Predicted 3D model of a 71-nucleotide RNA (transfer RNA) from Ruminococcus sp. UBA4383. It matches the Rfam family "tRNA". Rfam's curators write: Transfer RNA (tRNA) molecules are approximately 80 nucleotides in length. The prediction has a mean pLDDT of 81.

RNA sequence: GUGGUCGUCGUCCAAUGGCAGGACGUCAGAUUGUGGCUCUGAAAAUGAGAGUUCGAUUCUCUUCGGUCACC
Numbered sequence: 001g002u003g004g005u006c007g008u009c010g011u012c013c014a015a016u017g018g019c020a021g022g023a024c025g026u027c028a029g030a031u032u033g034u035g036g037c038u039c040u041g042a043a044a045a046u047g048a049g050a051g052u053u054c055g056a057u058u059c060u061c062u063u064c065g066g067u068c069a070c071c
Base pairs, nucleotide, nucleotide: 001070002069003068004067005066006065007064010024011023012022013021018054026042027041028040029039030038047063048062049061050060051059
């Protein structure tokens, strides 16, 4: 350089074009003599920019980053 693939809470993963969810973690509370375990609750994300659409994590284009193959 060419082609493919991936990008979603702090981490690891879901999500038929129709309310972005789960596990672990974090925070607060309950429980406990203290801590841990356990229980309850909360905060927290679609890489960026455009387009299509009533509606985009999803489809299209550009771009950025990771990764694989070829050269």